[in-house]
RNA sequence: GCUCCCGUAGUGUAGCCUGGAUAUCAUGGAGCCCUCCGGAGGCUCUGACCGGGGUUCGAAUCCCCGCGGGAGCA
Numbered sequence: 001g002c003u004c005c006c007g008u009a010g011u012g013u014a015g016c017c018u019g020g021a022u023a024u025c026a027u028g029g030a031g032c033c034c035u036c037c038g039g040a041g042g043c044u045c046u047g048a049c050c051g052g053g054g055u056u057c058g059a060a061u062c063c064c065c066g067c068g069g070g071a072g073c074a
């Protein structure tokens, strides 16, 4: 230098191919119930689409340019 893959809550992860109503689940955190206390369990709350632009009625999803990480080739 070229090619390919990945980037989503504090952490991990589904959704992306095939655009559509409030972005999934687990874990973590907070409160309550339960208990002699704690744990386990139950209920509620909390929190995310790497950045910018484009297409579209509508973008996590499609396109372009970047940023970061990884792999291969030279």
Base pairs, nucleotide, nucleotide: 001073002072003071004070005069006068007067010027011026012025020057028046029045030044031043032042033041050066051065052064053063054062